[in-house]
RNA sequence: CAGGUCGGCCGGGUGAUCGCGGCCUCGCCAGUCGAGGUCGAGGAAAGUCCGUACUCCAUAGAGCAGGAUGCCGAGGAAAUCUCGGCGCGCCGAAAGGUGCGGGAUCGGGCCACAGAAACAAACCGCGUCCCUUCGGGGACGUAAGGGUGAAACGGCGGUGUAAGAGACCACCGGCGUCCGCAGUAAUGCGGCGGCCAGGUAACCCCCAUCCGGAGCAAGGCCAAACAGGGACAGCAGGCUGCUCGCCUCAUAAGUCCCGGGUAGGCUGCCUAGAGAGAUGAUCGCCACCUCCUCACGGAGGUACAAAAUACGGCUUAUAGACCGGCCUGGGGC
Repeated sequence: CAGGUCGGCCGGGUGAUCGCGGCCUCGCCAGUCGAGGUCGAGGAAAGUCCGUACUCCAUAGAGCAGGAUGCCGAGGAAAUCUCGGCGCGCCGAAAGGUGCGGGAUCGGGCCACAGAAACAAACCGCGUCCCUUCGGGGACGUAAGGGUGAAACGGCGGUGUAAGAGACCACCGGCGUCCGCAGUAAUGCGGCGGCCAGGUAACCCCCAUCCGGAGCAAGGCCAAACAGGGACAGCAGGCUGCUCGCCUCAUAAGUCCCGGGUAGGCUGCCUAGAGAGAUGAUCGCCACCUCCUCACGGAGGUACAAAAUACGGCUUAUAGACCGGCCUGGGGC
């Protein structure tokens, strides 16, 4: 210097003019008003996937059922969170990236097609014995060989045997309630032991830990109209010729009060805060990109997207710019 890889950070700047929303102050022509001041989006405000705060409902205690999580350590209020590490698989020459993660001797289920057999297997083959019409047939043994399959009961060589076989032996691989060393641990390395029957737990299941529900359209306060309840008052009629009084009818008109609470309003709610509605535009200069031009210069453009109770995460979208670690290759001193 080039290519790659990983991480961090920014995501147009500045000035003028005009405009928009909230709040405060002032004004008068008093409201969809004017003037001044002040505040006014993001790294994701998004998806609403996970966890909380907050609010309401439910709730003696224990168990069952159901659900979530699941290698180890640290952080964290918690989390399908972050960081570091471990094991296995895959991609890459490397740096690095990526997927998975309790248990398969508790037990049950399943393993397409093919194949004799998909868990403890005899189709072919091999061997012994018996029968034979000499073509072969039967019984038993055998997992070394063939064939099928994604997968066939460790691999390979030898010993052994009637033929064979971890039956036995060396090496390799795997496994382990074992031992030693290293590590906080997962785990790694070495030894020892016998070798047993595969996969699937995103099929049920077993083990460990945890777990009420709904959500700011939560919830709280105020509260029309209509309908309802009560009190006062008394239209009309009777006793009665009149007044008072009493009774009947009954709510027609009227006044006042009451309850729940609808419409609606306020709050929850914020140095942005809502009404699902504001946060912008133009011009100059600068930065960057694209196109035209030999050049001067000119034209166009600058991503993804925008709060709505708040916070911690995850996921997704994102033009371009800057900084750093590491890997590979080349060059110079």
Background: A computed fold for a 333-nucleotide RNA from an Anaerolineaceae bacterium, annotated as Bacterial RNase P class A. Lineage of the source: Bacteria > Chloroflexota > Anaerolineae > Anaerolineales > Anaerolineaceae. Its Rfam family is "Bacterial RNase P class A". From the family's description: Ribonuclease P (RNase P) is a ubiquitous endoribonuclease, found in archaea, bacteria and eukarya as well as chloroplasts and mitochondria. Rfam classes the family as a ribozyme. Of the family's consensus pairs, 94% are formed in the model. The coordinates come from a structure-prediction model, not an experiment, and the mean pLDDT is 78. The sequence was found by an Rfam model in a public genome assembly.